[in-house]
RNA sequence: GGGCGAUUAGCUCAGUUGGUUGGAGCACUUGUUUCACAUACAAGAGGUCACUGGUUCGAGUCCAGUAUCGCCCA
Numbered sequence: 001g002g003g004c005g006a007u008u009a010g011c012u013c014a015g016u017u018g019g020u021u022g023g024a025g026c027a028c029u030u031g032u033u034u035c036a037c038a039u040a041c042a043a044g045a046g047g048u049c050a051c052u053g054g055u056u057c058g059a060g061u062c063c064a065g066u067a068u069c070g071c072c073c074a
Stems, first nucleotide, its partner, number of pairs: 001073007010026004019057001028044005050066005
């Protein structure tokens, strides 16, 4: 330098053919339970869907560029 893949909650990851509101597990906070802790149960908070632009009535999803990471080729 070229090719391919990934980027969604603090972490690990889903998200179908573009459609009404963005999810799970763990972690975190609060409450109940306990003498207390843990466990269990209930509730809650936490998101610029990497960034910029485009297509569309409508984009996490499609297109282009940029950035970071990984793999391959040279």
Molecule: transfer RNA
Organism: candidate division Zixibacteria bacterium 4484_93